Predicted 3D model of a 379-nucleotide RNA (Bacterial RNase P class A) from an Actinomycetota bacterium.
Model confidence (mean pLDDT): 78 of 100.
Rfam family: Bacterial RNase P class A. It is annotated as a ribozyme.
The source organism's lineage runs through Bacteria, Bacillati and Actinomycetota.
The model forms 88% of the base pairs in the Rfam consensus.
């Protein structure tokens, strides 16, 4: 100086005015003081929390799945081991089981699983001959994602773990090392076993079910709540307006009892809880800084900070100054890709809480740090 790979971090700023949620102050009028994100998004997983259910086991469903650890729990992290992949830092891996069964292997090919003769080769028969039949053969050709180890020999009509040496893989002992997953040696056995469990199925570990619209308080009743606009008269929308008892009434000619009507009105007491208030609801698995343990995930211990809470849903609007990207003329420079300056236009990315919290995914204009690898050149 060129090429890369990992991991943090930022994501327009500043100042006035106006104005909208909370919370505190104050009789007010106002005053202070706080207000989006790294993802607030998907709602995909794990928790807390709330009601419901529930002795205990199993079943059936569903999830997880190499090994240690971390965690309040995970399907997340973090180290490792194993198998791919790059020269390399590193990056990928839905990563138990395929002699427990059952089922599948497209197209192609003769044959896709207790193998398979299609061309070849090799014997025997038939023919004058081309060739044709019957049998062995999986060394060779074909076909395919895979054809029942690889090489060299021996052996044979050609052939074959048929047989031997050697390598590779698996199965068993054995020793070493590691907590393990596993790895290294060492001996040994049949020769050799195919692939798919993101197909059923089997192993092991986990899982009750709905969810803040969960749940709780008060509780209006033909009166009103509420939101919007208003010429402040009033106009609209949206929601509500429940039920049982009495007692007051009307009819059965009268009165009492009793039944009946009206279920309007008046009044009283009771229930439930609709509209609506409040609670759940903002102090926590809680952020920052040290320091200790620990390869690290993360943990203890000091010592600090207070950091949004609507519900017809706030977090914004105007104006100034500054400004990243980009773009255009111009000038220098260049290994002609492109780099630097001046100047002028431009004027910030993906997105926005609704119970709360750990992850994950998945969107994102641009910068900005810092650790490491490879290649070339100087010293």
């Nucleotide at each position: 100086c060129g090429a890369g790979u990992c991991g943090g971090c930022c994501g327009g700023g500043u100042g006035a005015u106006c104005g909208c949620g909370g919370c505190g102050c104050g009789c007010a009028a106002g005053c202070g003081u706080c207000g989006a994100g790294g993802a607030a998004a998907g709602u995909c997983c794990g928790g807390a929390c709330u009601c419901c259910a529930c002795a205990g086991g199993g079943c059936a469903c569903g999830g997880u799945g190499g090994u240690g650890g971390g965690u309040a729990a995970c399907g997340c992290c973090c180290a490792c081991c194993c198998g791919g992949g790059g020269u390399g830092a590193c990056c990928c891996g839905c990563g138990g089981g395929a002699c427990a069964g059952u089922g599948c292997c497209a197209c192609a090919g003769a044959g896709a699983g207790c193998a398979g003769a299609c061309c070849g080769c090799c014997u025997c028969g038939a023919g004058c001959g081309a060739u044709c039949g019957a049998g062995g053969u999986a060394a060779g050709g074909g076909u395919g994602a895979a054809a029942g180890g690889g090489c060299g020999g021996u052996g044979u009509a050609a052939g074959a773990g048929a047989c031997c040496a050697c390598c590779a893989g698996c199965g068993c002992g054995g020793c070493a090392g590691g907590u393990g997953a596993c790895u290294g040696c060492c001996g040994u056995g049949g020769c050799u076993c195919g692939g798919c469990a993101a197909a059923c199925c089997c192993c092991a570990c986990c899982g009750g079910g709905a969810g803040c619209a969960a749940g709780g308080u008060c509780a209006a009743g033909a009166a009103g709540g509420u939101c919007g606009g208003u010429u402040c008269g009033c106009c609209g929308g949206c929601c509500g307006u429940a039920g049982u008892g009495g007692a007051u009434g009307g009819g059965c000619g009268g009165c009492c009892c009793g039944c009946u009507c009206a279920c309007a009105a008046u009044c009283c007491a009771c229930u439930g809880g609709u509209a609506g208030a409040c609670c759940g609801c903002a102090u926590c698995a809680g952020g920052g800084u040290g320091c200790u343990g620990g390869c690290a995930a993360c943990a203890g211990c000091a010592c600090u900070c207070g950091c949004a809470g609507a519900u017809g849903g706030a977090u914004g609007a105007u104006c100034a100054c500054c400004g990243a990207a980009u773009c255009g003329u111009c000038g220098c420079c260049g290994c002609c890709a492109g780099g630097c300056g001046a100047c002028g236009a431009g004027g910030a990315a993906c997105a926005g809480a609704a119970u709360c919290c750990g992850g994950c995914u998945u969107a994102c204009a641009g910068g900005c740090c810092g650790a490491c690898u490879c290649g070339u050149c100087c010293c």